[in-house]
Context: one part of a larger RNA
């Protein structure tokens, strides 16, 4: 991994509530003992001890339909005007292992030093070459010593190297030869040296050249049994159907923060029975949004003016002057605000009128589960007006919700799945092909594939509205021509002649002509414009709004329409009619809950069944709640049935709303239903689940 069996809410006491049953102002009997009898089981009888109920108050004495408080006869508290009770069953609670399965661990008790560590007793082992200390000896030597040559000698945790022991490096193995090895290389190798048998030390204990290291493949406390089904606010897992309703991830406490307990939201029942919600009417509450400066800061100009500095004036202070500088107040003018308000909504809350019968509301009572939420839009804090980001309000949705759309896509846009149907009409988004359904209709805009990604900022893109100048008395652009004179304007300066730079910016001839718009010179010259003529001929220039679009525009496999493909559009606007379109809503049949009417059957007269009719419903995790199907065993019963074939396998197109239930065949070879009852080792694809078996 796969098949098969196995495998998880039980069981007891003793509370509760529900159901049903027995007796009732009363119910009930326990331990024991009798008796039957199919003797571990049980039936029947005695056993009234005891238990609860029937009367309460009060701390008690004690009173008693009353008591208690109190000085009180006032008031007030708690009673009284009646139903228990005993059994079975479900539920759930607390106590036990208490659904199951799972620690690391704690403590007892004992068993290990055939592995290792130290020790103790006894033995065994260490090829072969090197070095060559004391120490003796001869010689030289010395006054004697010392030294010094030579020979002899064999020390040494001395040296090189096997066996031995031992692990430095590297490879290679890593489902290995091996739970630590092999190849190679490499350290000691006469010593703190190794190694054989025998022996001592024991678990908070040994033992340790000390690395927490070794103590049988276990060591920061060994194994083994036992307390022991330790405990685990943690993780996993918890086994047939259908029907009804359906949360929650939120407050407060919490050594609490991933766990609990109360409310809070759901179920289930009994009881009130219109009291919910939405809408609607009216009265009323408040201080957001806006908005404002009346308060309370912040801020910004101007006027006026107290101060305050500068400066002048004075030898110097003072006085004083002063178109200077700062400036409180005040006043105009214009702002800003969570913690400011002279105002101030909508929405919301409060009550109230009417409407409203809903799985509406309100109490009580059993049972839960929830306490990690997610995004989305809308009003805020935090963040950086970051974030699939973080906290709050709020409202949907996803959790716990399928269908249709958003190409794919919990949370977005429709829209809420009872069951059928080869019926129909819509919604959200769509109608060229891919692909159902318009190559629709009228009209405009868009050339950029814009659409099918962005911004400040740029731009004679283009399409609409305005508003202004000039213009047949000829305009805008183009061409010809002119653009002068006083003058080189005065100053500055080497020059400064329109044109470096200051100051002025005048007359005068003129159709017209600046003391000059720009190139240009060392300055001059020169070219140009403004302005004017003439030609031409009909629009021409400026602004302002506002539609579409251009540029702005660099990322890593291949392109930011799903493709394909689209330009009087398949792009955008406006308008209009058609169609597709969902498990939505309609038809038609059919289930099944619930209400309310009503028949009809039984009946402990409490109701329960089995039908019609009509309304309303029938997604759905945690959960509550209801009905059933199937296993095995007991009892009527080894009873009907069964070798003319039982159980049990195997196949098949039957019937049932499911879990399931018949038939029929073939196989099997002796057992065995069905009803109705009752008890449970009662249901498994899942636990890194246990056996087994391929």
């Nucleotide at each position: 991994a796969c098949c098969u069996g196995c495998g998880a809410g039980u069981u007891a006491a003793u509370g509760a509530a529900u159901g049903c049953a027995g007796c009732a102002a009363g119910g009930u009997u326990a331990a024991u003992c009798c008796a039957c009898a199919g003797u571990u089981a049980g039936u029947g009888g005695a056993g009234g001890a005891g238990c609860c109920g029937u009367a309460g108050c009060g701390a008690a004495a004690g009173c008693g339909a009353g008591u208690c408080u109190u000085a009180a006869u006032a008031g007030g508290g708690c009673g009284a005007u009646u139903a228990g009770u005993u059994g079975c069953a479900u539920u759930u609670a607390u106590u036990a292992g208490a659904c199951c399965c799972g620690a690391a661990g704690c403590c007892a008790a004992g068993u290990g030093a055939u592995c290792u560590a130290a020790c103790c007793a006894u033995g065994g082992c260490c090829a072969g070459a090197g070095u060559g200390a004391a120490c003796c000896c001869u010689c030289c030597g010395u006054a004697a010593c010392a030294g010094g040559a030579g020979g002899g000698g064999g020390a040494g945790g001395c040296u090189c190297g096997a066996a031995c022991u031992g692990a430095u490096u590297g490879a290679u193995g890593u489902u290995g030869c091996a739970a630590a090895a092999u190849c190679a290389u490499c350290g000691g190798a006469u010593g703190a040296g190794u190694u054989g048998u025998g022996g001592u030390u024991a678990g908070g204990g040994g033992u340790g050249a000390a690395a927490g290291g070794c103590u049988a493949a276990u060591c920061u406390a060994a194994c083994u049994u036992g307390g022991u089904g330790a405990u685990a606010g943690c993780u996993g897992g918890u086994u047939c159907u259908c029907c009804u309703c359906g949360a929650a991830a939120u407050a407060g406490c919490u050594u609490u923060a991933g766990g609990g307990c109360u409310a809070g939201c759901c179920u289930c029942g009994u009881a009130a029975u219109u009291u919910a919600a939405a809408u609607u009417u009216u009265g009323g509450u408040g201080g957001u949004a806006g908005a404002g400066c009346a308060c309370u800061g912040g801020a910004u100009a101007g006027a006026u003016u107290a101060g305050c500095g500068g400066u002048c004036c004075u030898a110097a202070c003072c006085c004083g002057a002063u178109u200077c500088g700062c400036a409180a107040a005040c006043c105009u003018a214009a702002c800003c605000a969570a913690a400011c308000u002279c105002c101030g909504a909508a929405u919301g809350c409060c009550a109230u009128u009417a409407c409203g019968u809903a799985c509406a509301u309100u109490a009580c009572g059993g049972g839960a589960g929830u306490c990690a939420g997610a995004a989305a839009g809308u009003g805020g804090g935090g963040g950086c007006u970051a974030a699939g980001c973080u906290c709050c309000a709020u409202u949907u949705u996803c959790a716990a919700a399928a269908g249709g759309g958003a190409a794919a896509c919990a949370g977005c846009c429709c829209a809420g799945a009872u069951c059928a149907u080869c019926a129909g009409c819509u919604a959200a988004g769509g109608u060229c092909c891919u692909u159902a359904a318009a190559u629709a209709u009228a009209g405009a805009c868009u050339a950029a594939g814009u659409g099918g990604u962005a911004a400040a900022g740029g731009a004679u893109g283009u399409g609409a509205a305005a508003u202004u100048a000039c213009u047949c008395a000829g305009a805008c652009a183009g061409c010809c021509a002119g653009g002068a004179a006083g003058u080189u304007g005065g100053c500055u300066u080497a020059g400064a002649a329109g044109c470096a730079g200051c100051c002025a910016c005048c007359c005068u001839u003129u159709a017209a002509a600046g003391a000059g718009u720009g190139c240009g010179u060392a300055a001059c010259a020169g070219c140009u414009c403004a302005c004017u003529g003439g030609u031409c001929a009909a629009g021409u220039g400026a602004u302002u709004u506002u539609g579409c679009g251009c540029c702005u525009a660099a990322a890593a496999u291949a392109u930011c329409c799903g493709g394909g493909g689209c330009u009087c559009a398949a792009g955008u606007c406006u308008a209009u009619u058609a169609c597709c379109g969902a498990a939505g809503c309609u038809a038609u049949g059919g289930a099944u809950u619930u209400a309310u009417a009503u028949g009809g059957u039984a009946u402990u007269c409490g109701u329960a069944c089995c039908g019609u009719a009509u309304g309303a419903g029938u997604g759905g995790u945690a959960g509550a709640g209801g009905a059933g199907c199937g296993u095995u065993c007991u009892g009527u019963u080894g009873u009907a049935g069964g070798c003319u074939g039982a159980a049990g396998g195997a196949u098949g197109a039957c019937c049932g709303a499911a879990a399931g239930g018949a038939c029929a065949u073939c196989u099997g070879g002796a057992c065995g239903a069905a009803a109705c009852a009752g008890a449970a080792g009662u249901g498994a694809u899942g636990a890194u689940g246990c056996a087994g078996g391929u």

Predicted 3D model of a 694-nucleotide part of an RNA (large-subunit ribosomal RNA, domain II) from a Candidatus Omnitrophota bacterium. It matches the Rfam family "Bacterial large subunit ribosomal RNA". Model confidence (mean pLDDT): 84 of 100. The full RNA is in RNAcentral, with records from ENA.